[in-house]
Predicted 3D model of a 491-nucleotide part of an RNA (small-subunit ribosomal RNA, 5' domain) from an uncultured bacterium.
Context: one part of a larger RNA
């Protein structure tokens, strides 16, 4: 010189466009962040409109009825493994680039073939008990796309090749038909895996290692495999640095540099870890599963003391830590996403807004004229010098902000949080808008006055003990400018 997710210090108009707890992965009041299908089903708690019934004030009151529009709460199905967040752990079960063969894959896309015929429950509800709660027990009814068996099998699966297993569910329909269901074969897309090569520092860490290495024959897995296990071998890995020990999420990329290299891994993308700490599995196409479940442990809350409930490293906020890092804000308008047949719900993803000069970039604080070179300030050799065309004064403009009016496109019919939007027009009136750092030399920029080796300065050298350009102040000036300057970090 550049450069930072910066902080401190003076100082501060406005626009865009990014960024914004680097610390304590500390605790965490509060409100939201993952629901949704009544076109799977029984039903009917609210609502709302229809019918009926009965009072009469002739349009309101009670009361019945799922009849209908919907729907609480239950069955069911599909999503809640995605999406947002964090970087503890991980030096290799990871990343990265390369290959590989021994697998799985809901939803999608094409093919191929079917949906026959039955069966028995359990919620919901009703009655009853127990419990402060959280919940929970017993009795009885019931519906399904919920469960179970029977048929049937082009392909599928197992097979000693003889044979043997093994499916399905229906809504809705303008009756055309759509949407489903079950086998199953390909794809696509995702995911497990297995090899090779790279991947920080320490040898004041030199020997590691019994499922250890390898083979046999089993078992498991979605698949190969010491994955597991029972037997046998006695290997196997290591100065090409094993093992230990610190250290630290990998990359694509950023920063710097001419390049080589250094240094870094925030924000944006990829992968990967982890979800209060530890274990553990269940569902499931996918999980050992952020806002499931279960056990232990810590902490914090209720409790009628028996017992019970919870996890912001989701967005907002809180307290704490810190030099330091924001709204308990609007919308689902768009772009994606679950669900649905749709309308649509839902969505703190996300798209705005708010707050920060935190940064990058644009534009403003005026433009011309103007010498009595005014006034005052300062210096002076007392002649003047400078501040200085600066300033008044004359003549102009209105950018930005400000007021009032118009108004695109983001949305292809409809639908705009933003939004007082970009953006045009008009109006008023220099009117609202300049600071910080330096000045001895390095390094652009000088005097005087006050101190008197004191007070102080200082990035090195070094200034200061009475004429200090190097301290304070002052006028003058250099330098950047809505920043400057410091400090810390990296090259």
């Nucleotide at each position: 010189g550049a450069u930072u997710g910066a902080a401190c210090g003076c100082u501060g108009g406005u626009g865009g466009c990014a960024u914004g707890c680097u610390u304590a992965a500390c605790a965490c009041a509060u409100g939201c962040a993952a629901g949704u299908c009544g076109a799977a089903c029984g039903g009917u708690a609210g609502c709302a409109g229809g019918u009926c019934u009965a009072g009469c004030u002739u349009g309101c009151u009670a009361g019945a009825u799922g009849c209908u529009g919907a729907c609480g709460a239950g069955u069911g199905g599909c999503g809640g493994a995605c999406g947002g967040g964090u970087g503890a752990g991980u030096a290799a079960u990871g990343c990265a680039u390369g290959g590989g063969a021994a697998u799985c894959u809901g939803c999608c896309u094409a093919g191929u073939a079917g949906u026959g015929g039955g069966g028995g429950a359990c919620a919901a509800c009703u009655c009853g008990g127990g419990g402060a709660a959280a919940c929970u027990c017993g009795a009885g009814c019931u519906a399904a796309u919920a469960c179970c068996g029977c048929a049937u099998a082009c392909g599928c699966c197992c097979u000693a090749c003889g044979g043997g297993g093994g499916a399905a569910a229906g809504a809705c329909u303008u009756c055309g038909g759509u949407c489903g269901c079950u086998a199953u074969u390909a794809g696509a897309u995702g995911a497990g895996c297995c090899c090779a090569u790279g991947u920080c520092g320490g040898a004041u860490u030199a020997g590691c290692u019994a499922g250890u290495u390898g083979g046999u024959g089993a078992g498991g897995u979605a698949a190969g495999a010491g994955c597991u296990c029972a037997c046998c071998a006695a290997g196997g890995c290591g100065a090409c640095g094993a093992u230990c020990c610190g250290u630290a999420g990998c990359u694509g990329g950023u920063c710097u540099g001419a390049g080589a290299g250094g240094a870094u891994g925030a924000u944006c993308a990829g992968c990967c870890a982890c979800a209060c700490u530890g274990g553990g599995a269940c569902u499931g196409a996918g999980a050992c599963a952020c806002g499931g479940c279960c056990c232990a442990g810590a902490c914090u809350c209720c409790u009628a003391c028996g017992g019970g409930a919870g996890g912001c490293a989701g967005c907002a906020g809180u307290g704490g830590g810190g030099a330091a890092u924001a709204u308990u804000g609007g919308a689902c308008a768009a772009u994606g996403g679950g669900c649905g047949a749709a309308a649509g719900c839902c969505u703190g993803a996300u798209c705005c807004a708010g707050c920060a000069a935190u940064g990058c970039c644009g534009c403003g604080u005026g433009u011309g004229u103007g010498a009595a070179g005014a006034a005052g300030g300062c210096c002076u050799u007392c002649g003047g010098g400078u501040u200085g065309u600066a300033a008044a004064g004359c003549a102009c403009u209105u950018u930005c902000a400000g007021u009032g009016g118009g108004g695109a496109g983001g949305a292809u019919a409809a639908u705009g949080a933003c939004g007082u939007u970009a953006c045009c027009c008009a109006c008023a009136g220099a009117a609202g808008a300049a600071g910080c750092a330096c000045c001895g030399g390095c390094u652009a920029a000088c005097u005087c006055u006050g101190u008197g080796c004191c007070a102080g300065c200082a990035g090195c050298c070094g200034c200061g003990g009475u004429a200090a350009u190097a301290c304070a102040g002052a006028g003058g000036g250099u330098g950047c400018g809505a920043g400057c300057g410091u400090u810390a970090a990296u090259c």
Overview
The RNAcentral record of the full RNA draws on ENA.